[in-house]
RNA sequence: AGGGUGGUAGCUCAAUUGGUAGAGUUACGGACUCCAAAUCCGUCGGUUGGGGGUUCGAGUCCCUCCCGCCCUG
Numbered sequence: 001a002g003g004g005u006g007g008u009a010g011c012u013c014a015a016u017u018g019g020u021a022g023a024g025u026u027a028c029g030g031a032c033u034c035c036a037a038a039u040c041c042g043u044c045g046g047u048u049g050g051g052g053g054u055u056c057g058a059g060u061c062c063c064u065c066c067c068g069c070c071c072u073g
Base pairs, nucleotide, nucleotide: 001072002071003070004069005068006067007066010025011024012023013022019056027043028042029041030040031039049065050064051063052062053061
């Protein structure tokens, strides 16, 4: 330099043909317990890597840039 692949909650990951983003875990609160642990319930937590475009509507499609990994030279 060229090609491939990935980037979503603090962390690990989902999201169907484009239909308005969810689970587990962490943290916090509650129940239970003599006190804890474990278990159960709930709450908080998101500029979907940045920018632009298409569309009534984009995590998803298109363009460009940034970052990680792999391959070729």
Transfer RNA, 73 nucleotides, folded computationally.
Its Rfam family is "tRNA". It is annotated as a transfer RNA.